Source information:
Large-subunit ribosomal RNA, domain II from a marine metagenome, 672 nucleotides, folded computationally. Model confidence (mean pLDDT): 88 of 100.

Context: one part of a larger RNA
RNA sequence: GUCAGCGAGUUGUGGUUCGUAGCGAGGUUAAGCCGUGAGGCGAAGCCGUAGGGAAACCGAGUCUGAACAGGGCGAACAGUUGCGGGCUGCAGACCCGAAGCCAGGUGAGCUAUCCAUGGGCAGGGUGAAGCGUUGGUAAAACUUCGUGGAGGCCCGAACCCACUAGAGUUGAAAAUCUAGGGGAUGACUUGUGGAUAGGAGUGAAAGGCUAAUCAAACCUGGAGAUAGCUGGUUCUCUCCGAAAUGCAUUUACGUGCAGCGUCUGACAGCACCGUCGAGGGUAGAGCACUGACAGAGCUAGGGGCCCUCCCAGGUUACCAACCUCUAUCAAACUCCGAAUUUCGAUGAGUGACGUGAGGCAGUGAGACUGCGGGAGAUAAGUUUCGUAGUCGAGAGGGAAAGAGCCCAGACUACCGGCUAAGGUCCCCAAAUCCACGCUGAGUGGUCGAGGAUGUGGGGGAACCCAGACAAUCAGGAGGUUGGCUUAGAAGCAGCCACCCUUGAAAGAAAGCGUAACAGCUCACUGAUCGAGUUGUCCCGCGCCGUAAAUAUAACGGGGCUAAGCGUGGUACCGAAGCCGUAGGAUGAGUAAUCAUCGGUAGGAGAGCGUUCCAUGUGCAGUGAAGGGGAAGCGUGAGCGACCUUGGAGCGCAUGGAAGUGAGAAUGCUGAC
Numbered sequence: 001g002u003c004a005g006c007g008a009g010u011u012g013u014g015g016u017u018c019g020u021a022g023c024g025a026g027g028u029u030a031a032g033c034c035g036u037g038a039g040g041c042g043a044a045g046c047c048g049u050a051g052g053g054a055a056a057c058c059g060a061g062u063c064u065g066a067a068c069a070g071g072g073c074g075a076a077c078a079g080u081u082g083c084g085g086g087c088u089g090c091a092g093a094c095c096c097g098a099a100g101c102c103a104g105g106u107g108a109g110c111u112a113u114c115c116a117u118g119g120g121c122a123g124g125g126u127g128a129a130g131c132g133u134u135g136g137u138a139a140a141a142c143u144u145c146g147u148g149g150a151g152g153c154c155c156g157a158a159c160c161c162a163c164u165a166g167a168g169u170u171g172a173a174a175a176u177c178u179a180g181g182g183g184a185u186g187a188c189u190u191g192u193g194g195a196u197a198g199g200a201g202u203g204a205a206a207g208g209c210u211a212a213u214c215a216a217a218c219c220u221g222g223a224g225a226u227a228g229c230u231g232g233u234u235c236u237c238u239c240c241g242a243a244a245u246g247c248a249u250u251u252a253c254g255u256g257c258a259g260c261g262u263c264u265g266a267c268a269g270c271a272c273c274g275u276c277g278a279g280g281g282u283a284g285a286g287c288a289c290u291g292a293c294a295g296a297g298c299u300a301g302g303g304g305c306c307c308u309c310c311c312a313g314g315u316u317a318c319c320a321a322c323c324u325c326u327a328u329c330a331a332a333c334u335c336c337g338a339a340u341u342u343c344g345a346u347g348a349g350u351g352a353c354g355u356g357a358g359g360c361a362g363u364g365a366g367a368c369u370g371c372g373g374g375a376g377a378u379a380a381g382u383u384u385c386g387u388a389g390u391c392g393a394g395a396g397g398g399a400a401a402g403a404g405c406c407c408a409g410a411c412u413a414c415c416g417g418c419u420a421a422g423g424u425c426c427c428c429a430a431a432u433c434c435a436c437g438c439u440g441a442g443u444g445g446u447c448g449a450g451g452a453u454g455u456g457g458g459g460g461a462a463c464c465c466a467g468a469c470a471a472u473c474a475g476g477a478g479g480u481u482g483g484c485u486u487a488g489a490a491g492c493a494g495c496c497a498c499c500c501u502u503g504a505a506a507g508a509a510a511g512c513g514u515a516a517c518a519g520c521u522c523a524c525u526g527a528u529c530g531a532g533u534u535g536u537c538c539c540g541c542g543c544c545g546u547a548a549a550u551a552u553a554a555c556g557g558g559g560c561u562a563a564g565c566g567u568g569g570u571a572c573c574g575a576a577g578c579c580g581u582a583g584g585a586u587g588a589g590u591a592a593u594c595a596u597c598g599g600u601a602g603g604a605g606a607g608c609g610u611u612c613c614a615u616g617u618g619c620a621g622u623g624a625a626g627g628g629g630a631a632g633c634g635u636g637a638g639c640g641a642c643c644u645u646g647g648a649g650c651g652c653a654u655g656g657a658a659g660u661g662a663g664a665a666u667g668c669u670g671a672c
Stems, first nucleotide, its partner, number of pairs: 001672006011091013026047003032041003051058002061073004094232002097229001101222006112196009121186001123155003126151001130147003135142001159183003163180005198214001200210003235607006245258005259363002261360004266355002269353001270351003273347007284336001285334002290330003294326004299320001301319002303316004366391010396407003411583004416579003422573003425558003431570001433569006444560001450544002454541006461534003471528005477501003482496003507522001510521003584597005608661001610658010626645004632639002
């Protein structure tokens, strides 16, 4: 892992509600007793028949109160006892699951420390004290050479340890192996016997160790501890069908009340639409208020300058209130002010939807998309509100693929038809459809600011047969090297000026150039040529900007110049939508018939099957149950003739009672 078996809302007793049965202003017994049993007896008690008040107390009333007022609670009568269903309190209370707490015991054959008594430490080295001796001294000190054999001394086996690296890591091993490493006469190591323990021991102290267990051992018990937490919770069909919100909460993944679902019985409303009447201060807009804010004018006040003993005065490209004009801004501004919306009335229809009561819930983590806002960075698949939709709980078609987007809401069947979104060259159902344009970038089939003689359309301006634009030929001069400056400055370093003449035209020069000149162009003019030329604005479609990690890989692919884009048109395809045919169920209705039937949590209803019991009725060695197949039947759970195996019990009907249905619980046991 698979298969088989086992595996989770039970029981008792209170309460409440519904169904049902008995009796009914009453209903009913409990313990106990009698009886084989069925049943009988048993009235103590309980509930109901009267309430109000804290109570005294009063009583169809009573309390409050000064009250005969007002108000509160009552009075109009239905209960009660069983049985069954739902839910609930108390009990383990649907099942499994802690870490832990407490009590009583068992452990020091592991390990920690200690006590008693024993054992062990190859070999080699170093050479302390002391002693002897030599020298030395007044004597010492000191010193030489020996002797001696100390030491938590040195090297290094056994022994003890465990520092490094590698291996091992479903190991050879639940701590090892290999190669090195440390201690190795000591605070050494080891045998045997003994002592100390669970909030306790022991600890050269690491919260270490106390039997592979230690921030409180192990065993048994309290015990089914508790678990607002996780997981699991077993047959079928039918009808309806949510919520992820508000308020509160030592509350935030829990719970209470409300909201939203369902069932029952009751009562008469509810929604949509038209018309009418009310409410409002949003969008927009505006500047009349409150503020903000740009320029100008006018002109207080202030600053600067001038003048001045003071007072005063003059001036100002300074700052600037009020006021005026022009131009604006505002969630916490409004002289205004919609759409939508809310409330009410009324009218005609449509829908089967409304309100309150009672039983039973679930939900109280929501998600995305569009629109209106806040927070954030006018970030987020962000967060928080409002509003609508979808998902949630929704299948089908489209978007290549896809919870939340687009279309559309699946009772069942059909090898019938029409459509939606989206599509119609092939993959792939349907147009290689029609008309007119655009794009040439594979743009289409990713992206911004920005950039550009891309290209199509439109507007407007200038020049032009008295010859434009481009090209070619020619000219582009003189005063003059203007003056100044400067070493020089001659059109062209710089400063000032920028005239005049000739002329068709030609700057005291737009650029290159020289040390300065020179030289080459330009502006400007003539000629050649002969018809359009040059800016600018708007719109459509394109271009660049555009670099990413395994492989084209940013059309789903092939491929496409339309099979791309725009406008218009006609066909067709396309879904579980709609229609058609047949069938089923639910609700309404006398019927004809009509409407409805996606569905998680959840509510309600109807059934199938298993074991046992009662009553009735059957089958069975001419073959029961069980096993293997199987025609057929039922919407389904299931039923099942018949064949076979098997070899002794078993059905059906109506009721009753449950250890009553398995795929999941890292479920339990067994087998493989």